[in-house]
């Protein structure tokens, strides 16, 4: 886009259309086919004439409405539906010399005498009805005899034309055959024949589903020959004879469907549809049947049978809405029990009419499709509300209000066609239409707004609620949920579901593919089919061209018209076939036929070969089976063992004999074959191939579905054989196990002969065949030239095999004359992934099991090349205290400190593997503080405005309560000024605060890989692209450092370097000193070092060994600097900050308290365990660095911390004991003269204040610990280790902690194979959250679907037999009769009955197919 549609919100008019797709499922009611008295008998109404007559009526005649029967013509159309059919049922074009045809038109000829009956009526009987039965009368256009025969029909004869055969025309003769009247006198009608129209029956070529997991089907089945039978052909049906007849071009069987013109999409080709409207068929409650008709096997007709429904009086009857309405049922759905015969058009009738639920009309429903409407125009830097907000504004927004206009559409009022062709007659309908009049009046929704795809915000909610066509949103800032403002699209709708094409070049006929995505069969060989070389001639099926014929209407295109436009609708014209037919054409293909020779084949001479198949044969090795000899303890196996084997003599060596099996070297990218595959030699037998030269055939050719035949290894049958391996075993190792990898044996099997199997990563993942399209270099094997004495080499031509590239191609990778290029032939194959090459069912097979092949259901994929990265128990090179080599520790113990737990009212809070755990913390007894109790305050401890308000106001503040905070309170008492007031203070409101949360909303810091050497960019270049080139390779470096090469050439952040400190040395000053030289010191500034010089190694480079001078040598040592990045890596509590949240508390103040707890873990340290010590006395030697509420000297006191003191110092000036160490003594292996926890006691200091909870001292006390398991850390030199000083924070101080400074002062390093992190290049990848990745099976539990299944239910079509309705045919010797013949008896002939095939249906049976269900079971998909 489309729809007979249906749901959700909504809903103003009109026009045209359209409306049970579901139960062919059941109907109540009421109507849908009658009609002619001009066929007929009878009944007979008003009227009129008219007789009697009691004035009421009554007889007669006329008259004829109207009426049921006889008869006639219609009911066979119209009007439903779509069951059932896969068919000559439809489409199209044909055939009937095989048919029919009422009513209608056209010609021709007729219509003469006769006859018996019967409805109705009328008597009587039967029945509840429905209907009937018997007895009488009558009529006809009923029935019926007889005659005539233009002329029709049968039979003979004979002629004719045509397609030669007929059922066709003509002609003689023979037999048979009509007819009906009525009347209104106009006319309708009736009979036979011809002929036409229109209808119709039958037959035939073409064409339109699916399924081959339906391969064979057929007995009236094929055909004949005779009959029946029909309008008519014809096994239609039947006797007899023949055995045919259809089928891979797909019968037979299953499933599904009315067909078709059309309709809907497409660009088209095509796909999908068949509703309404129109042709055809088919049915008519289910199945049969036939009458009767021109015409049925008959929707409102018979008859049977079944179901089912309704009457009954129980005996019996009646119905058949798929006509119109309408009801129930069923559905997600589909209308009024409506008006007219006005028109159209049917039937009857001469009309006049009548009948018509055909139809026209109208009524319901936005169910489509077209129209038109809700107003139009002014109106604001823009009004209210409502959204958003950076609070400034901004949207809705000219929208509203308001002004000013119109009046389609509304209401009212008038007026008024046309359907009606002479005349009358209109259901619709006083309709459309037209004027008047009022008055903006009556009249808008509804989906979306993340991307696709047009349109964004706020607020809610927090992986909840929900959304969703794919991708997907939602877990506290959701443009994706819900609202709500905004918008964006449609519009009387709009949205959503369902179906059908498009997009889909995703089944590719236009228009695809098959090496690696899915896809070449394992190979041949061939039957049918498909394609086929040159050349001439001929034909004319293909093909083309042209004329007739046809393609119904309607649709659908183009032109015109008509309804104001449209939409509907008229006219016209055109296009639509694989269609029929008649003429032409003659390239091409096809046929025929003549020829050719280059495809193809044969001969003739060679020639390589693991080509097959049979047979013989040969040596070497295994084994150790056998036999002998020599010889002594192992031997065999592995990483390393061990089972095994061996003193009964193994292994090892010798000799000698068995037996099976496969053939070293040659041997190769070698050759051979169709392919699987084929390898010791010889022989026999045999396929193919390839060369050269000519000759012969003359197109014999290629391919190939089915089919046949080969076909590795396993594997199985039957029987050998059986060394050597060696499934399965068994034992021994390995392992958490180890039903494996390894060891040791060891069955079948491997071998052979027959005989199956029929697979395979049967691969080149490449089908066979032809031609054509640059080269280069092997190679194996021929053949010409040439060259050589041979050998060889060169040139050059064919077959084959291999590498490498060129146009080309390819997604790429690649392939590239051995094509994956160019092309043509045929053939197998493929259509997302899983289920599944699996069920089921066939076919094969001994069995394993093959071949041939599904669905349900589930998935948003699954797959290919290639890139980039990361990763590898890949690989190459290369680093680092990564390992090794050392030295000191940790980990054991005691304390300290920090975390983890765990208590707790609270132990606030972050940190959490490296890279948290002496981290934030460079100083928690109160403060800090964020925590917990309790007590208070509320515009607040602080900040900035607003409004009012204060004059004894601000502010001080004795004294009360209070544990303070905080609440009171005498009294004291200001300041500035323009004189308006400010400042302050109070109270209100706006805020204030908040270490409350979210580092995963963020800035800024900061850690980490990592001081690793990397990360990147412009322009080129290359690649469809991602991207790669550069940045790769040779070498070098501590370093992408540098050099050389290079499709690259530059360039940036990074290294390095520039700064800072140190070692030398020069120079300059010189505070500290009472002065002056030096030294040293200190500051300042300068030099020095660059591979610069030599030798050597490298490419002569770049560096690089070594050297020489020098304080220092190859970045001299430190430090400061941290590249793109990475870890949602740390921090909202350092600080800033979006957002929530609080807000008389989650703010803020104070008092205690707590952060300090205390079974345990674990981190990080200090002290030791000792004699390289300890103790004691004595004695020597630094550099950082600090100091004014500060550092403090000397002196005096204390055992001592310290107290008293107060010199000197704002500092090279004063203040600061170095310590290890070095002398000398002493302890002598011990829980100690090691060790110092722990505890009592006494103290000093700090601070308001040392209970909880500080440092120190003095005295007593002496805990654990004798070098520390598994594991672990740091260090390459002035380094570790040892020693001791200062400093930051700081009242003190839990500092054993951090940061610094010097003193002493080692030891190793072979090296890079291994742990660990890196860095480059490379390889493979199924990983990209990237190896802490991905993933696989089993078990377990839950949901779905499916396969087998004792069985069980149930369809369906057939078969065999048995029974057998109506009924047509066909038979009867019964029974009854009016017409004809016959005097009559009787006879034709009809009806009844009665019988025979056949026959719906209906019963037994056995089996076919399809399906539901099942314990139990099998795998499968998802979670």
């Nucleotide at each position: 886009g489309a729809u007979g549609a249906a749901c959700g919100u909504u809903g103003g008019c009109g026009g045209c259309a359209u409306g049970c797709c579901u139960a062919a499922c059941a109907c109540a009611u009421g109507c849908a086919a009658g009609u002619c008295g001009a066929a007929c008998g009878g009944a007979g109404a008003a009227g009129c004439c008219u007789g009697c007559u009691u004035c009421g009526g009554u007889g007669g005649g006329u008259g004829g409405a109207u009426c049921a029967g006889u008869g006639g013509c219609g009911a066979a159309c119209g009007g439903g539906u779509g069951c059932g059919u896969a068919a000559c049922a439809c489409g199209u074009g044909g055939g009937u010399g095989a048919c029919c045809u009422g009513c209608c038109u056209g010609g021709a000829a007729g219509a003469g005498c006769g006859g018996g009956a019967u409805a109705a009526c009328c008597g009587c009987c039967g029945g509840a009805a429905a209907c009937g039965g018997u007895g009488g009368c009558u009529a006809a256009u009923a029935c019926u005899g007889c005659a005539u025969g233009a002329c029709c029909g049968g039979g003979a004869c004979g002629c004719g034309g045509c397609u030669a055969g007929a059922g066709c025309g003509c002609g003689u003769u023979u037999c048979g055959g009509a007819a009906a009247g009525c009347u209104c006198c106009g006319g309708c009608g009736c009979u036979u024949c011809c002929a036409g129209a229109g209808g119709g029956g039958c037959c035939c070529g073409c064409g339109g589903c699916c399924u081959a997991u339906c391969a064979g089907g057929u007995a009236g089945u094929u055909g004949g020959u005779g009959g029946g039978g029909u309008a008519a052909u014809g096994g239609c049906c039947c006797a007899c004879c023949a055995a045919g007849c259809c089928g891979a071009a797909g019968a037979c069987g299953g499933g599904u469907a009315g067909c078709u013109g059309a309709c809907c999409u497409g660009a088209g080709a095509g796909g999908g549809u068949g509703g309404u409207c129109a042709g055809c068929c088919a049915c008519a409650g289910g199945g049969g049947a036939a009458c009767u008709g021109a015409g049925a096997c008959a929707c409102g007709g018979u008859c049977c049978c079944c179901a089912c429904u309704c009457c009954u009086a129980c005996g019996g009857g009646a119905g058949g809405c798929a006509g119109c309405a309408g009801u129930g049922a069923g559905g997600a759905a589909u209308a009024u029990u409506g008006g007219u015969c006005a028109a159209u058009g049917g039937g009857g009738g001469c009309a006049a009419c009548c009948c018509u639920g055909a139809a026209c009309c109208a009524g319901c429903a936005a169910u489509g499709c077209c129209g038109c409407g809700u107003g139009c125009g002014g109106g604001a830097u823009g009004a209210c509300g409502c959204c958003c907000u950076u609070c400034g504004g901004g949207g809705u927004g000219u929208a509203a209000a308001c002004c000013g206009c119109u009046u389609u559409u509304c209401u009212g009022c008038g007026g008024g066609a046309g359907c009606a062709g002479a005349c009358a007659g209109g259901a619709g309908c006083g309709u459309a239409c037209c004027g008047c009049a009022g008055g903006a009046a009556u009249a808008a929704g509804u989906c979306a707004c993340g991307g696709c795809u047009a349109a964004c915000u706020a607020c809610g909610u927090g992986c909840c609620a929900g959304c969703a066509g794919c991708c997907g949103c939602g877990g506290u800032a959701a443009u994706a949920c819900g609202u709500a403002g905004g918008u964006g699209g449609c519009a009387a709708a709009c949205g959503u579901u369902a179906u059908c094409c498009g997009g889909a070049g995703u089944u590719a006929c236009u228009g695809g593919g098959c090496g690696u995505a899915a896809a070449g069969g394992g190979u041949c060989c061939g039957c049918a089919g498909g394609c086929g070389g040159g050349g001439c001639g001929c034909u004319a099926a293909g093909u083309c061209c042209g004329g007739c014929g046809u393609g119904a209407a309607a649709g659908c295109u183009c032109c015109c018209g008509g309804c104001u436009c449209a939409a509907c609708u008229g006219g016209g014209a055109g296009a639509g076939g694989a269609c029929g037919u008649c003429g032409g054409a003659a390239a091409c293909u096809g046929g025929c036929g003549c020829u050719c020779u280059u495809g193809a084949a044969u001969c003739u001479c060679g020639c390589a070969g693991a080509g097959g198949u049979c047979g013989g044969u040969g040596g070497a090795a295994u084994u150790c089976c056998c036999c002998g000899g020599u010889g002594u303890a192992g031997u065999g196996g592995u990483g390393g063992a061990a089972u095994g084997c061996g003193u009964a003599g193994a292994g090892a060596u010798c000799g000698g004999g068995a037996g099976g099996a496969a053939c070293c070297c040659c041997g190769a990218a070698a050759g051979c074959g169709a392919a699987g595959g084929c390898a010791g030699c010889c022989g026999g037998c045999u396929g193919g191939g390839c060369g050269a030269a000519g000759a012969u055939u003359g197109a014999c050719g290629c391919u190939g579905a089915g089919g046949g035949a080969c076909g590795a290894a396993a594997g199985c049958g039957u029987g050998g054989g059986g060394a050597g391996c060696g499934a399965a075993c068994a034992g021994g190792a390995u392992u958490a196990g180890a039903u494996a990898c390894c060891c040791u044996g060891g069955u079948a099997g491997u071998c052979c002969a027959c005989g199956c199997c029929g697979u395979a990563a049967a691969c080149g993942a490449u089908g066979u065949g032809u031609g054509c399209u640059a080269g280069g270099u092997g190679u194996g094997u021929g053949c010409g030239c040439u060259u050589u004495a041979a050998a060889g080499a060169g040139c050059g031509u064919g077959c084959g095999u291999g590498c490498c590239c060129a146009a080309g191609u390819u997604a790429a990778c690649g392939c590239g004359c051995u094509a994956a290029g160019c092309a043509c032939a045929c053939c197998g194959c493929c259509u997302g992934g899983g289920g599944a090459g699996u069920a089921c069912g066939g076919c094969c097979g001994c069995a394993a099991g093959g071949c041939u092949a599904a669905a349900a259901c589930u998935c948003a994929a699954a797959g290919g090349a290639a890139u980039u990265g990361a990763c590898g128990g890949g690989g190459g090179c290369c680093c680092g205290c990564a390992c090794a080599a050392g030295c000191a520790g940790c980990g054991g113990a005691g304390c300290g400190u920090g975390u983890g737990g765990u208590u707790u009212a609270a132990u606030u809070c972050g940190a959490u593997g490296c890279a948290a755990c002496g981290c934030g913390a460079a100083g928690a007894a109160c403060c800090u503080u964020a925590c917990c109790u309790g007590g208070g305050c509320u515009u607040g401890a602080c900040a900035u405005g607003g409004u009012g308000g204060u004059a004894g106001u601000a502010g001080c503040g004795a004294c009360c309560c209070g544990a303070a905070a905080g609440g009171g309170a005498a009294g004291c008492g200001a300041c500035c000024u323009a004189c308006g007031g400010g400042a302050g203070c109070c109270a209100c409101c706006a805020c204030a605060g908040g270490u409350g949360c979210u580092g995963c909303a963020u800035g800024g810091c900061u850690g980490u890989c990592g001081u690793c050497a990397g990360c990147u960019c412009g322009u080129g270049u290359c690649g469809u692209g991602a991207g790669a080139u550069g940045u790769u390779g040779g070498g070098u470096u501590a370093a992408g450092u540098c050099c050389c090469g290079u499709a690259a050439c530059g360039a940036g952040c990074g290294c390095a370097a520039c700064c800072c400190c140190u070692a030398c040395g020069g120079u300059a000053u010189g505070u500290u000193u009472g002065a002056u030289c030096u030294g040293u010191c200190a500051u300042g500034c300068c030099g020095g070092a660059c591979u610069g010089c030599c030798c050597g190694g490298g490419a002569u480079a770049a560096c690089u060994g070594g050297g020489a001078g020098g304080a220092a040598g190859g970045u001299g040592g430190g430090g400061a600097u941290g590249a793109u990045g990475u870890c949602a890596a740390g921090u909202c509590a350092g600080c800033a900050u979006g957002g929530c949240c609080u807000g008389u508390a989650u703010g803020u103040c104070c008092a205690g308290g707590g952060c300090g707890a205390c079974a345990c873990a674990c981190a990080c340290g200090c002290u030791a365990c000792a004699a390289u010590g300890g103790c004691g006395c004595g004695u020597a030697c630094a550099g950082u660095u600090g100091g004014c509420a500060g550092c403090g000297a000397a002196c005096c006191g204390g055992c001592g911390a310290c107290g008293g003191g107060g010199a000197g110092c704002a500092a090279a000036u004063c203040c600061a004991g170095a310590a290890a160490g070095c002398g000398c003594g002493u302890c002598a292996c011990a829980g100690u003269u090691c060790g110092g926890a722990u505890u009592g006691g006494a103290g000093u200091c700090u601070g308001c204040a040392a209970c909880u909870c500080g440092a120190c001292u003095c005295c007593a006390u002496g805990a654990a610990g004798g070098u520390g398991g598994a594991g672990u850390u740091g260090c390459u030199a002035g380094u570790a280790a040892c020693c001791g000083c200062g400093c930051a924070u700081c009242a003190g101080c839990c500092a054993c902690g951090g940061u610094g400074c010097g003193g002493u002062g080692a030891a190793u390093g072979c090296g890079u194979u291994c742990c660990c992190g890196g860095g480059c290049c490379u390889u493979g990848u199924a990983c990209a959250c990237a190896c802490c990745g991905c993933c696989c099976g089993u078990c377990a539990c839950g949901u779905c679907a499916u396969g087998g299944a004792a069985g069980u239910c149930g369809g369906u079509a057939a078969c065999a037999c048995c029974u057998g309705a109506a009924g047509u045919c066909g038979g009867g010797a019964g029974g009854c009769c009016a017409a004809c013949c016959g005097c009559a008896a009787g006879g034709a002939g009809g009806c009844c009955c009665c019988u025979g095939c056949c026959g719906a249906g209906g019963g037994u049976g056995g089996g076919a197919c399809c399906g539901g269900u099942a314990a139990c079971u099998g795998g499968g998909a998802c979670g």